This is a predicted structure of a 73-nucleotide RNA (transfer RNA) from a Clostridia bacterium.
Its mean pLDDT, the model's own confidence on a scale to 100, is 82.
Its Rfam family is "tRNA". Rfam links the family to the GO term triplet codon-amino acid adaptor activity. The family's RNA type in Rfam is transfer RNA.
[in-house]
Parts: sequence; structure tokens; C1' cells
RNA sequence: GCUAAUGUAGCACAGUUGGUAGUGCAGCUGAUUCGUAAUCAGCAGGUCGCCGGUCCGAGUCCGGCCAUUAGCU
Repeated sequence: GCUAAUGUAGCACAGUUGGUAGUGCAGCUGAUUCGUAAUCAGCAGGUCGCCGGUCCGAGUCCGGCCAUUAGCU
């Protein structure tokens, strides 16, 4: 330099014919216990990498850029 993949909550990920963003772990509160752990119930946490475009509507489609990873040279 070229090509491809990935980028969504603190971490790991799902979201697949475009239609108001979810799961597990972690965190907080409560219940249970003499107490802790475990278990159960609830809560909080995300301008979906950035900037544009298409569309009534974009995490999803299109373009550019950035970062990471892999391959080739």
C1' cells in the first nucleotide's frame, strides 16, 4: 500500500425481510439467613465508533472517515 471482518450498557454478546434496543455477568435496593454465600424479586445503566445520504421511519440500507483484528504485498 491492497483486501476482508468487527465497532451496541462497566465486561462478553444478541438484535437476519428497516417499525419506539435486549440477554448473561458485574453494580444498587429489598426479601430470605443469627450472619455471609447462594437463591428470589425489583431498580439503574446505552445520543448503537464519528459525519453525511436514502426513507414517513435507520443499530439494520448507501457513502466517507476513525479504531481494532486478520490476510496479502